[in-house]
RNA sequence: CGUGCUAGGCGGGGAGUUAGCGGUGCCCUGCAUCCGCAAUCCGCUAUAGCGGGGCUGAAUUCCCGUUCGAGGCCCUCGUCGGGCGUGCGGGCCGUAAGAGACGGCGGCGUUGAAGGCCGGGUCCGACGCAACCGAGCAUUGUGAACCCCGUGAGGACCGGAAGGUAGCAGCGGUAAGCAAGACGCUCGGUGUGCCGUCGGUGUCCCUGGCCCGAGCUGGCUGCUUGCGGCCGGCGUACGGCGAUGGUCGACAGCGGGUGCACG
Numbered sequence: 001c002g003u004g005c006u007a008g009g010c011g012g013g014g015a016g017u018u019a020g021c022g023g024u025g026c027c028c029u030g031c032a033u034c035c036g037c038a039a040u041c042c043g044c045u046a047u048a049g050c051g052g053g054g055c056u057g058a059a060u061u062c063c064c065g066u067u068c069g070a071g072g073c074c075c076u077c078g079u080c081g082g083g084c085g086u087g088c089g090g091g092c093c094g095u096a097a098g099a100g101a102c103g104g105c106g107g108c109g110u111u112g113a114a115g116g117c118c119g120g121g122u123c124c125g126a127c128g129c130a131a132c133c134g135a136g137c138a139u140u141g142u143g144a145a146c147c148c149c150g151u152g153a154g155g156a157c158c159g160g161a162a163g164g165u166a167g168c169a170g171c172g173g174u175a176a177g178c179a180a181g182a183c184g185c186u187c188g189g190u191g192u193g194c195c196g197u198c199g200g201u202g203u204c205c206c207u208g209g210c211c212c213g214a215g216c217u218g219g220c221u222g223c224u225u226g227c228g229g230c231c232g233g234c235g236u237a238c239g240g241c242g243a244u245g246g247u248c249g250a251c252a253g254c255g256g257g258u259g260c261a262c263g
Base pairs, nucleotide, nucleotide: 001263002262003261004260005259008056009055010054011029012028013027014026019045020044021043022042023041033053034052035051036050037049062257063256064255065254066253067252071248072247073246074245076243077242078241079240080239081238083236084235085234086233088232090231091230092229093228094227095226096225097224098223102222103221104220105219106217107216108215115211116210117209118208119207120206121205123200124199125198126197127196128195129193130192131190132189133188134187135186136185137184139180140179141178142177148173149172150171151170156165157164158163
């Protein structure tokens, strides 16, 4: 140097599970074979997956040490987030009741508060009056073929005559009736009116006068208690991010080590 073998290798790690080790599953790295078993688990025993194949094979690939360090997990701390809890003499709202001596705000008040005295109205009642409604009388008009009155043409009758009688129509008037609506009179009536007089009531309301001279106050609030909320505080577990520390640690870099046979 070549050929053929063997050891070994053909991923590793974290958490979890486990007496412990490894695996299936989850996660991080990374590229590094196939089949069967396997989370109410599968297989092992500090020599720590089992069983059966395939590839590679003593070196860039195997082993050891070391450097770097992805990433995971743990304690503590900080911060953010929402959740739960807690009246924490913290703050701010709302609401209910109570106490209301007092204060503050607002309102009224020398154009006179509170208080007092006198009067009137409203209200009720009686009488009177008026109004309205109804009725009657009166007035006016109309109104009787005849059975109302007066007059009584014509005509009729009586009479010798003079004259007289009854009397239709017409005219005038009237009774009963009908109509009129103003004035007038009488009577009756009423949820008409305040017009008059008198009495009653004195609570409410309105109003006038006098005395007096500074307060009065429906309301809101300050106080007490209860209830309901919001902001904050405190506590707690979880999650995100970050820091110190701890633990394990892939990949990569560097260094070192390493079997047999033949030619």

This is a predicted structure of a 263-nucleotide RNA (Bacterial large signal recognition particle RNA) from a soil metagenome. The model forms 94% of the base pairs in the Rfam consensus. It matches the Rfam family "Bacterial large signal recognition particle RNA". The family's RNA type in Rfam is non-coding RNA gene. Rfam links the family to the GO terms signal recognition particle, plasma membrane targeting and SRP-dependent cotranslational protein targeting to membrane, signal sequence recognition. Model confidence (mean pLDDT): 76 of 100.